Background: Predicted 3D model of a 1552-nucleotide RNA (small-subunit ribosomal RNA) from a Candidatus Latescibacterota bacterium. NCBI's taxonomy places the organism under Bacteria, Pseudomonadati, Candidatus Latescibacterota. The RNAcentral record of the sequence draws on SILVA. The prediction has a mean pLDDT of 83. Rfam family: Bacterial small subunit ribosomal RNA.
RNA sequence: AGAGUUUGAUCCUGGCUCAGAACGAACGCUGGCGGCGUGGAUUAGGCAUGCAAGUCGAACGAGAAAGUUCCGAGGGUAUCCGGAGGUGCGAGUAAAGUGGCGAACGGGUGAGUAACGCGUGGGAAACCUGCCCUUCAGUGGGGGAUAACAGUUCUAACGGGCUGCUAAUACCGCAUACGAUCCCACGGAUCGCAUGUAUCGUGGAUGAAAGGUGGCCUCUCUUUGUAAGCUGUCGCUGAAGGAUGGUCCCGCGUCCCAUUAGCUUGUUGGUGGGGUAACGGCCUACCAAGGCGACGAUGGGUAGCCGGCCUGAGAGGGUGUCCGGCCACACUGGGACUGAGAUACGGCCCAGACUCCUACGGGAGGCAGCAGUCGAGAGGCUUCGGCAAUGGGGGAAACCCUGACCGAGCGACGCCGCGUGGGUGAUGAAGGUCCUCGGAUCGUAAAGCUCUGUCAGGUAGGGAAGAAAAACCAUGCGGCUAAUACCCGAGUGGCAUGACGGUACCACCAGAGGAAGCUCCGGCUAACUCCGUGCCAGCAGCCGCGGUAAUACGGAGGGAGCAAGCGUUGUUCGGAUUCACUGGGCGUAAAGGGCGUCGUAGGCGGCUCUGUAAGUCAGGGGUGAAAGCUCACGGCUCAACCGUGGAACUGCCUCUGAAACUGCUGGGCUUGAGUCCGGGAGAGGAAAGCGGAAUUCCAGGUGUAGCGGUGAAAUGCGUAGAUAUCAGGAGGAACACCGGUGGCGAAGGCGGCCUUCUGGUCCGGUACUGACGCUGAGGCAGCGAAAGCCAGGGGAGCAAACAGGAUUAGAUACCCUGGUAGUCCUGGCUGUAAACGAUGGGCACUAGGUGUGGGGGGAUCGACCCCUUCAGUGCCGCAGCUAACGCAUUAAGUGCCCCGCCUGGGGAGUACGAUCGCAAGGUUGAAACUCAAAGGAAUUGACGGGGGCCCGCACAAGCGGUGGAGCAUGUGGUUUAAUUCGAUGCAACGCGAAGAACCUUACCGGGGCUUGACAUGCAGGUGAAGGUUCGUGGAAACACGGGCCGUCUCUUCGGGACGGUUGCACAGGUGCUGCAUGGCUGUCGUCAGCUCGUGUCGUGAGAUGUUGGGUUAAGUCCCGCAACGAGCGCAACCCUUGUCUUUAGUUGCCAUCAGGUUAUGCUGGGGACUCUGGAGAGACUGCCGGUGACAAACCGGAGGAAGGUGGGGAUGACGUCAAGUCAUCAUGGCCCUUACGUCCCGGGCUACACACGUGCUACAAUGGCCGGUACAAAGGGCUGCGAACCGCGAGGUGGAGCGAAUCCCAAAAAGCCGGCCUCAGUUCGGAUUGCAGUCUGCAACUCGACUGCAUGAAGUCGGAAUCGCUAGUAAUCGCGGAUCAGCAGGCCGCGGUGAAUACGUUCCCGGGCCUUGUACACACCGCCCGUCAAGUCAACCGAGUCGGGUGCACCCGAAGUCGCUGUGCUAACCCGCAAGGGGGGCAGGCGCCGAAGGUGUGGUUGGUGAGGGGGACUAAGUCGUAACAAGGUAGCCGUACUGGAAGGUGCGGCUG
Repeated sequence: AGAGUUUGAUCCUGGCUCAGAACGAACGCUGGCGGCGUGGAUUAGGCAUGCAAGUCGAACGAGAAAGUUCCGAGGGUAUCCGGAGGUGCGAGUAAAGUGGCGAACGGGUGAGUAACGCGUGGGAAACCUGCCCUUCAGUGGGGGAUAACAGUUCUAACGGGCUGCUAAUACCGCAUACGAUCCCACGGAUCGCAUGUAUCGUGGAUGAAAGGUGGCCUCUCUUUGUAAGCUGUCGCUGAAGGAUGGUCCCGCGUCCCAUUAGCUUGUUGGUGGGGUAACGGCCUACCAAGGCGACGAUGGGUAGCCGGCCUGAGAGGGUGUCCGGCCACACUGGGACUGAGAUACGGCCCAGACUCCUACGGGAGGCAGCAGUCGAGAGGCUUCGGCAAUGGGGGAAACCCUGACCGAGCGACGCCGCGUGGGUGAUGAAGGUCCUCGGAUCGUAAAGCUCUGUCAGGUAGGGAAGAAAAACCAUGCGGCUAAUACCCGAGUGGCAUGACGGUACCACCAGAGGAAGCUCCGGCUAACUCCGUGCCAGCAGCCGCGGUAAUACGGAGGGAGCAAGCGUUGUUCGGAUUCACUGGGCGUAAAGGGCGUCGUAGGCGGCUCUGUAAGUCAGGGGUGAAAGCUCACGGCUCAACCGUGGAACUGCCUCUGAAACUGCUGGGCUUGAGUCCGGGAGAGGAAAGCGGAAUUCCAGGUGUAGCGGUGAAAUGCGUAGAUAUCAGGAGGAACACCGGUGGCGAAGGCGGCCUUCUGGUCCGGUACUGACGCUGAGGCAGCGAAAGCCAGGGGAGCAAACAGGAUUAGAUACCCUGGUAGUCCUGGCUGUAAACGAUGGGCACUAGGUGUGGGGGGAUCGACCCCUUCAGUGCCGCAGCUAACGCAUUAAGUGCCCCGCCUGGGGAGUACGAUCGCAAGGUUGAAACUCAAAGGAAUUGACGGGGGCCCGCACAAGCGGUGGAGCAUGUGGUUUAAUUCGAUGCAACGCGAAGAACCUUACCGGGGCUUGACAUGCAGGUGAAGGUUCGUGGAAACACGGGCCGUCUCUUCGGGACGGUUGCACAGGUGCUGCAUGGCUGUCGUCAGCUCGUGUCGUGAGAUGUUGGGUUAAGUCCCGCAACGAGCGCAACCCUUGUCUUUAGUUGCCAUCAGGUUAUGCUGGGGACUCUGGAGAGACUGCCGGUGACAAACCGGAGGAAGGUGGGGAUGACGUCAAGUCAUCAUGGCCCUUACGUCCCGGGCUACACACGUGCUACAAUGGCCGGUACAAAGGGCUGCGAACCGCGAGGUGGAGCGAAUCCCAAAAAGCCGGCCUCAGUUCGGAUUGCAGUCUGCAACUCGACUGCAUGAAGUCGGAAUCGCUAGUAAUCGCGGAUCAGCAGGCCGCGGUGAAUACGUUCCCGGGCCUUGUACACACCGCCCGUCAAGUCAACCGAGUCGGGUGCACCCGAAGUCGCUGUGCUAACCCGCAAGGGGGGCAGGCGCCGAAGGUGUGGUUGGUGAGGGGGACUAAGUCGUAACAAGGUAGCCGUACUGGAAGGUGCGGCUG
């Protein structure tokens, strides 16, 4: 610090996801040790048991027992036993009581609380403070009770009642008063922001106390002491101050919702009174009517706050566990009492819920203290030890108490540390895994050898620090004092005390011995192979893996990472500049408000001077607790952890200073803004009037059969006279031409002419005001197209709905004929649009060019023209900006100010709520759920019922076919035991098959074989090999058995070679996968294309080149050009054919010469010709003319056998179709192994209701038949072609000749000549069938070909549709060959005869180039929308129903404070001798308030709910085709109507 993921690729926008760190965690697997931390986050749910707050006898009275010492009544058997009772000790102890202090601390929890609760800084002149410290003053003298206790009594219990006794540091008067109080009076001065009285003086008034204990005898008594007294000390009282702790007030800060906008009656203030420690509506009476709120009141939700902690570069975000500060709470709610302090966790009272006890009358209780238990839960510990330390309470102290605390225990919950060994060791062991079978790897890893000794273990080993204070003892000093007592203070020395714990640590013993797992290995992300599985099982954080070779599932081997842990889940921050203060955006990605002739609050604001000092800046002071973080040093062996010191704590307060900037105050200025004067343009607005053209209608004339309408029609209109035409009339609406990227307006919008009223704006002048400005949340009966609504008019045309006609599969549409709302006017409502420049307003700045409208000026005859200017309105373009497209002085550039808005797509502009509206609906505006994208711009393709250019037997023009018939052949289908398999649009279908009777053969049935029909190797035993033959069974294969012949070569005598046999390795498979492959092939397509290097352009994909102008069959060539070159293709080179030359002549040829024959190159001979086959020549737009850019090239011509690639062939670019082939072959993987191998016989591949393809033969006279007769080319031939002869023929006999320019196949046929047939199902046609034959072959039954005779079917030229062909072509005629025993209508070749037509490129098909649109990229056989049907899910509505919470009103009203009363009761004080009275108090009663409860009513929130409406999602459902290409009617927006559905139509708008 980034990465993955939208695309074919790219850039951008944008979301989702990952890598990091963290945690009071939990879960899974695993687990050696130690240290330090940490551990009920959920039910503030319920709790058994124990403990957690007591202490003081030096405040007080009273006061046991067990046990024991001694005495010892009485009794007995009398040294003894036993023992009532007493005494001492126990012990002034225990237990209890009065009294004091403490119990308000410490400990727990986070429910409540959005608050002065907390944080921070201030204030209290408005306050309190026990214990503690300092100082001052005092502590005098009296009184009456009461508990304990005793007696008695009630009660189940808890607890009481009555009578009697007693003490105090308990309680109550009195005295005194330095202070004090501030109650009264008087006077003065300081201070303070102020109320004031903080402060000084004088007089008056009021108000205290308690003693305990130690010592002493100086003074007094002398009773010689526990007296008085003195003195020490601990207490007590008043007062002042301090310290500590607390209380109150204020500034600032402190979560979410505005779909919570208004709240408030003690409310806001005042006066009097009350209350409090104290201010205060804190409370009360009266008076006034205020107070709070958009800077967010009120309401709702959530939450203890902070130091800090986690994260982060920081800013920030999240969080508040442990530790520390504050707050709140203590079963729930209410209440006070006591007290210095509580409205009190282990106190009280009341109410409620719950639990327990009960004798049913009534009682008891409160773990959110420490342990522990149950529950709910994913989930959190011991009913431990000790007060040794630290701290707390009490005490004079000893000491007691202390679940605070210190320790130990449990849990890998976290952090930190250590270990599980080190060295050596290559036959690279065995074994595992992989393998190309060579090997590789685990791997120096192990074993082996050697060494060490941490940890754990052991030891009749040692052994800490934490503990030195208080106290006590000793000692000297100081203080007090009469005192060398005592006591106090500081010091020195001594003594005692350890839960942890015999722990840490140290030593020794032993021995590598006891100690490694977890996750991951497709990319992100570090780490790869095998097997299994086969869209299954499963994985997955995102992208995505799995459908038979999965590095992604499961296992294994190996590897990577971390390590006593490792993963997973959850949560937080980060990455995320993805809420943007630091640090984002809004033309098209999400995002500018429809507008401002109006403008509030707010924000911002021109030049200059003065003052001020709020902001700002500087310096100082205070505070910012400690801990934490951080730095340095130090302590535990290190670290974690801990200690000491520093820094920091970015904040707040305060003092002093500065005065530039902002603010504020005052003064000035004119440039911003406005006013004035003079001119100007304009569809700016409103009202009234006028005008002509056109449509329609009405009436009339002329006139006659149609009109109208469409792609074509029909509905419709018309003989009752339409359309057309003429003149007239009526009425409504709209204003042609001018008219223009012209004008005006804020926008919507505005268009005939004239008049009136009226808004804005521009120019010139520079007179006036003097910052008066800009923006603008809310707001405004503000404006606001169209549609729509209400009321009333109007209604010509047009026209939703509707009706009809067409179209169509349908057509609720497009087209047509009609047609109502509406469109128009008046008044009112609605308030939305693609209300768009998809671009808010203002100001300033930043190159230009050009057009246009306005103003000014010059010039002129001039509307021409020129110059200039500002304010408009367009185009082009630089810098700059932008993701790109583009914008570019009319900014989307550069800056400032203000407003609005955005934060992934869908759900959804929906639901609910609120608000506006008559309604339609508008405004505001979510969530659940769901997806891994949705998007913008540009690129390359592909596609278009887009455009341009151009090719092709593509169409057209022609010729002949196919489709109809019969037959052949292939295929589908069906059938079958099997009809083997493959090929399937073009590009499968006379295809693999260049030849299925057996074989072939892969299929079926049956019968056999099992190292096998075939290859190689090893081992055992055997025999040469081999030839020949017989028997039995059998269909054969085969099985069983026998005979004869034969016996190799080498030899080291083992053996070797060879054959068969047995066994083992293995063979074999036309079994599967062509979607694992090689090779080969088809196709686009013989189409003209496909690319590269360098350069250039672009952020990039990519472009350029290759586009353009010409030209070509061609990316062929030329020219141009940011391109210049190059490669694969094209062309050429190759073969063949056409002409000529030359060469060579046998088997070919025969002109000339000679010979010969009935005849024939038959013979000699010839080298002329034909021909054969070698070598050459020839054609190149070379020449001429024209056109053209002077080019390329094209057109015409000459010559030539051939002319513009002469004809034909071979040759097939980058690639496409997962095209075809595992059955040619090869091959990975899988499968079979007495069978899926192999052999044999028979059958099948030849089936047959049908359907299709390809052919043959025909339907006839351009023909058929008969007879005669002519002319090829290219081939083949020795298990072969076969002459001659015979047969009507197939063929037979036979064998001449020929391995072939020699012989043979072999006749070529159409043609030509002659004859017959005469339009007929025929002398056409030949299917089918019968009989008789021939040939091949082991064998023609299933199932061959051919021959002869006989038979003589369909068929009379073929529907829709469709194929081939552009010249030696089509058509037509025959010939040959491969395969092959035999079988050809197929295939591959050969020649003979030999046409027609092409105007042309509109259309169909295919293709090439350029361009355009795109929502396609599996690429239009694409994409995609909505209803319906099915399933799942969440949310909404819903008659209701059940809860929570809460407001208001009323009823009842506990405890209790307060008030009133108080006839009952009453020790202290007063009067009184007493009785009694007074004062005061108490009980009781009444009242206000008042919790819970009750009743009624209203918001609010949640659960549930028949049913309802939509939504989302879900491999292959239904209907259509709306959108994307002009998407086949351009689309979209608003609105209205309408339709199964997408949608359609009307009106207005937009161009995206």